[in-house]
RNA sequence: CAACUGGAGAGUUUGAUUCUGGCUCAGAUUGAACGCUGGCGGCGUGCCUAACACAUGCAAGUCGAGCGCGAAAGUUCCUUCGGGGAUGAGUAAAGCGGCGCACGGGUGAGUAACACGUAGAUAAUCUGCCCAUAUAUUCGGGAUAACGCUUGGAAACGGGCGCUAAUACCGAAUACGCUCUGGAUAAUUCUUUUCAGGGGAAAGGCGGCCUCUAUUUAUAAGCUGUUGUAUAUGGAUGAGUCUGCGUCUCAUUAGGUAGUUGGUGGGGUAAUGGCCUACCAAGCCGAUGAUGAGUAGCCGGCCUGAGAGGGUGACCGGCCACACUGGGACUGACACACGGCCCAGACUCCUACGGGAGGCAGCAGUGGGGAAUAUUGCGCAAUGGACGAAAGUCUGACGCAGCGACGCCGCGUGAGGGACGAAGGUCUUCGGAUCGUAAACCUCUGUCAGAAGGGAAGAAUUGUGUAGGGAGUAACUGUCCUACAUUUGACGGUACCUUCAGAGGAAGCACCGGCUAACUCCGUGCCAGCAGCCGCGGUAAUACGGAGGGUGCGAGCGUUAAUCGGAAUUACUGGGCGUAAAGCGCGCGUAGGCGGCUUUGUAAGUCAGGGGUGAAAUCCCACGGCUCAACCGUGGAAUUGCCUUUGAUACUGCAGAGCUUGAGUUCAGUAGAGGGUGGCGGAAUUCCUGGUGUAGGAGUGAAAUCCGUAGAGAUCAGGAGGAACAUCAGUGGCGAAGGCGGCCACCUGGCCCGAUACUGACGCUGAGGUGCGAAAGCGUGGGUAGCAAACAGGAUUAGAUACCCUGGUAGUCCACGCCGUAAACGAUGGGUGCUAGGUGUCGGGGGUAUAUCCUUCGGUGCCGUAGCUAACGCGAUAAGCACCCCGCCUGGGGAGUACGGUCGCAAGGCUGAAACUCAAAGAAAUUGACGGGGGCCCGCACAAGCGGUGGAGUAUGUGGUUUAAUUCGAUGCAACGCGAAGAACCUUACCUAGGUUUGACAUCCGGGGAAUCCUUCUGAAAGGAGGGAGUGCUCUUCGGAGAGCCCCGAGACAGGUGCUGCAUGGCUGUCGUCAGCUCGUGCCGUGAGGUGUUGGGUUAAGUCCCGCAACGAGCGCAACCCUUAUCCACAGUUGCCAUCAGGUGAAGCUGGGCACUUUGUGGAGACUGCCCCGGUUAACGGGGAGGAAGGUGGGGACGACGUCAAGUCAUCAUGGCCCUUACGCCUAGGGCUACACACGUACUACAAUGGCGCGUACAAAGGGCAGCGAUACCGUGAGGUGGAGCCAAUCCCAAAAAGCGCGUCUCAGUCCGGAUUGCAGUCUGCAACUCGACUGCAUGAAGUCGGAAUCGCUAGUAAUUCUGGAUCAGCAUGCCAGGGUGAAUGCGUUCCCGGGCCUUGUACACACCGCCCGUCA
Repeated sequence: CAACUGGAGAGUUUGAUUCUGGCUCAGAUUGAACGCUGGCGGCGUGCCUAACACAUGCAAGUCGAGCGCGAAAGUUCCUUCGGGGAUGAGUAAAGCGGCGCACGGGUGAGUAACACGUAGAUAAUCUGCCCAUAUAUUCGGGAUAACGCUUGGAAACGGGCGCUAAUACCGAAUACGCUCUGGAUAAUUCUUUUCAGGGGAAAGGCGGCCUCUAUUUAUAAGCUGUUGUAUAUGGAUGAGUCUGCGUCUCAUUAGGUAGUUGGUGGGGUAAUGGCCUACCAAGCCGAUGAUGAGUAGCCGGCCUGAGAGGGUGACCGGCCACACUGGGACUGACACACGGCCCAGACUCCUACGGGAGGCAGCAGUGGGGAAUAUUGCGCAAUGGACGAAAGUCUGACGCAGCGACGCCGCGUGAGGGACGAAGGUCUUCGGAUCGUAAACCUCUGUCAGAAGGGAAGAAUUGUGUAGGGAGUAACUGUCCUACAUUUGACGGUACCUUCAGAGGAAGCACCGGCUAACUCCGUGCCAGCAGCCGCGGUAAUACGGAGGGUGCGAGCGUUAAUCGGAAUUACUGGGCGUAAAGCGCGCGUAGGCGGCUUUGUAAGUCAGGGGUGAAAUCCCACGGCUCAACCGUGGAAUUGCCUUUGAUACUGCAGAGCUUGAGUUCAGUAGAGGGUGGCGGAAUUCCUGGUGUAGGAGUGAAAUCCGUAGAGAUCAGGAGGAACAUCAGUGGCGAAGGCGGCCACCUGGCCCGAUACUGACGCUGAGGUGCGAAAGCGUGGGUAGCAAACAGGAUUAGAUACCCUGGUAGUCCACGCCGUAAACGAUGGGUGCUAGGUGUCGGGGGUAUAUCCUUCGGUGCCGUAGCUAACGCGAUAAGCACCCCGCCUGGGGAGUACGGUCGCAAGGCUGAAACUCAAAGAAAUUGACGGGGGCCCGCACAAGCGGUGGAGUAUGUGGUUUAAUUCGAUGCAACGCGAAGAACCUUACCUAGGUUUGACAUCCGGGGAAUCCUUCUGAAAGGAGGGAGUGCUCUUCGGAGAGCCCCGAGACAGGUGCUGCAUGGCUGUCGUCAGCUCGUGCCGUGAGGUGUUGGGUUAAGUCCCGCAACGAGCGCAACCCUUAUCCACAGUUGCCAUCAGGUGAAGCUGGGCACUUUGUGGAGACUGCCCCGGUUAACGGGGAGGAAGGUGGGGACGACGUCAAGUCAUCAUGGCCCUUACGCCUAGGGCUACACACGUACUACAAUGGCGCGUACAAAGGGCAGCGAUACCGUGAGGUGGAGCCAAUCCCAAAAAGCGCGUCUCAGUCCGGAUUGCAGUCUGCAACUCGACUGCAUGAAGUCGGAAUCGCUAGUAAUUCUGGAUCAGCAUGCCAGGGUGAAUGCGUUCCCGGGCCUUGUACACACCGCCCGUCA
């Protein structure tokens, strides 16, 4: 100097958020076990299960200084060789006797108890050995074991007779302060003093000595020492008993108890006591949990925790209980006794079958059980214990050693240098990176283990020897004390020290998706497997398995099990209950809890001081000892508790006295569907009777069942009966709640207001208890108009045990009795006080300027501040701030179920689990999506129209089927005349067959050769085998080398239309040219998020205007771009031709011109600019003028954030995987063209708005050199011959067609329609068989306008009609483009489809093609 010091969170419910809430993880710990691994040492620790059974050995003996007896072997002596003596030895052994065996050691079965803990009591008790004090230790007696003889039994163990001793046993004496009885005394709880009478002791042993006594030495009965014995008292120690408080779970255990509770007498005990007994009384315990059931040894402590707590009770220590199971006593100071006895039982063993023996929960050890727990070791050297005077003996207590990484602690497995960053492994973007200074190699060190040598402490005693000393004594010895010497070590030749040798012998385990530190490759392919939770794995797995690397710990590391923590997730510290789990349906009220103001006393609670106790060990602190640490020692702190004492009196309690504000009473009033009983009333429904009257009525979405010609319904009159009370009527009133509604009377409860007096805390809450308690239901008896479960019929429907309709019984009503539940809700228990306002309304009171206002009390609503809340919301009627009391909750499901109890006539109510299972279940709010929700608004969305498809034939694509192959892809819209802008070969990817292997193609290397051309054989070709010709370019040192091309060879590599579009890029489709999608800053919200972007208008439009906690901005819209419509300028050839001239059969044919048309370029123009009206003086809308065009003029290009794992690996590119004499490449032939069928898209038709024939008119936009191809000629024609012109505003394709004019056909399978088929041809092309197009002649199918259903189109559009182009040798009903002719309709937004905005609900978020319930399998 000190004992102080201590608190972390994360994952997981959702698309996201906040909350509630459970599950899970990170930490620490263990008597552990299991897996892999394992060098050394120290200190600890080791049957948690079968209190299961135990072989064997040992664990309690000792004393000859209590007593009697008493061997043997061996050695030795003697001997008559039979034997005897001595010694061994008064030893061993046994016996009598004493002490011990009740300690020490083990275990935790039982026990919920005064068993334990703590504090007390014992004045209700005992205590051997030990200590202190005092006294005594006198005199006698009779037995008995051992032993001897005999005898029974297999044995264990006995029986009989006889002998003997004691500190064994017994008697007598004496005795105290002992004890018993009786009396007196003081004091009155205990108890003190005293008198008389009775009773109760003993044992000796071992030394020494001769002073006294006895006798002569010497010995003793003497003396003395010591030890023992006896009595009494006290102490110490230990024990018994009693009491307060504390001490687990279940109430689905609620009543228990006859010795039970108490008393009296007696007995019993060391001692109190129903402990026992007799009698008497009827008590005693219990919701503050008796009794019962289950579980359990208790504590100091130990583990955890910030603490409070929670868990636990191994080792060490205290107490208790037990000793094979149950019971019992004996002995003894102590036992009802672990290694004692008796009895019973189970089990085991022995047996001669008659009978006996045994008790490891002592130490080892065995079997068994089990996941699992050690040596049948050494020693009494130390510590402790028993006995003994002592030596000593005994001691599985104990000290040590052995085994086990079981735990804690310590040490080591080397250190420094060392780049060529070795080899090798792994990865790779092929450059490299990493293992990695790691290794090798160099220089050192020497812990541990190994070898050799040395070598402790633990030892103090005790005995013996020698020497010395003191008390006492007559005196000495001895006992006793001291010193010296000597003697004692299991561990153990151990710790430790020194030396030697040599880096030599010594590293693993788990993990690497997040939590959680640590990443890649390969394999696998929802398999194998992993997993603590969330979750990984279906072909690129950091999650499985392996590898490399890394991370963590390290002689260990993981797993499992278990406890606490985190968990404020049982909340005392420290939670909640409107909607998450949770307020009893509501009153009254018992116990209990809590309780206004003043004052006095008391001091129980409370507070303060002192004392006792709170064992030691442990924890903590300081110091010290093992080299350190673990471990150990010494001292302290602490032990938060209990008891006791002294004091304080604010608060609470208790007792007393007062007070009036809480509560209540009195008087005067008001309001009210408060309750009960009786009576009365009108409207309406139904039914009955009668009249009028005729064919319907009723009912529905529409109908039918039903009623009605036997007269309904309608209407009028009369009557019967039951039930309910329109209007008034109101987030009005009353009541505790349920609930209460015509009017009147009676009986009756409660509230409110105002006023006076009185009582004087009389109050609040309320476990149990008790009463009330909607509807339905039950019982008995009535009643029954309407309504109406069940039931019947009719409809609806796939079905319809429903919704709808027609009927209809219980019931609904009344009386009495049960039931006792409801979303019995304000989902909000009751009471009291406090905390901004505003505005309604009901009932009273006061004031006033009598119009209204102001104010106050009590109710009942709405809005709202602070505050609260997860939010929604609540907000003086709290869900705010506080106090008091009660009830209730603790993840979801199972389940308000089962069992038990209780209530009920029953139905059922109340109380109320578990197994198992899940990782959630849930609340509020957010953004979307959705709705057979709402509002607003668009779109050829519907409607209004026109024309189609669906029927026919053909073409084409697809499905399916077939096939050697019918290559592949595209599959609702958004695949299907799509990729394919054109499959006879090629294409071509498919099939068959024949070939080929560095390859058809690229780069590199070596060798040879120019390239190239011609040609023979074989073959289907590819290819194979040959022959011949022929040498170029650049440089050159003339040898050659090089570029390019060809051939041969080797390997790197090529190649793949093989797989994965769910690994990708790019491109594309679609919602959708829909008007949306976002951001910055600010603001709001805990947050997701909102606001802006919503609202009022307006627009094609998030277009614009106005408003607004928003202000701005971006991507989209629009505009800018192209085209078309008008005009202008410039420019006129190949275009044009008005004027002039020429000219023809005709013609811009020619000169000329560029006015017009036209072409090209550049401009202008349109902006709601102008006027009127409407509108918010706006945006904008309606109308008009002008204008070629008018309100984005028409058309195109242009496609926001995103969605669909949409499409494409076969356009291309590309990761990964796969093939490599083949899944590559070449070739021939075939196939992609198949054909019972089905679908999509088209073409042509079905005819007269038409067909056919003849004649005749008017375009635009394109294309053309391997091309378009004119005039002419041939052919019926496709076409052919031929070749002018044209690289094109020049020439050609090229005829435009519908149209128009004339003629014919006359409604028919036709002069419609053209399929199909035959024959004959043309063209392209190596080649038209499979499998082209076209022509001519002939043939002449279906089809007479198309079911359900369905598509396109809003103007130069639909419809109709031709023309051109791409692809292409050839092939077009397809595609793309161009012009010609040229309509109809749009009331409108109810409905269908799609979409936009706002709003609402949601259990959806893969988002309604969602979610989800039940049955069956």
Molecule: small-subunit ribosomal RNA
Organism: uncultured Desulfovibrionales bacterium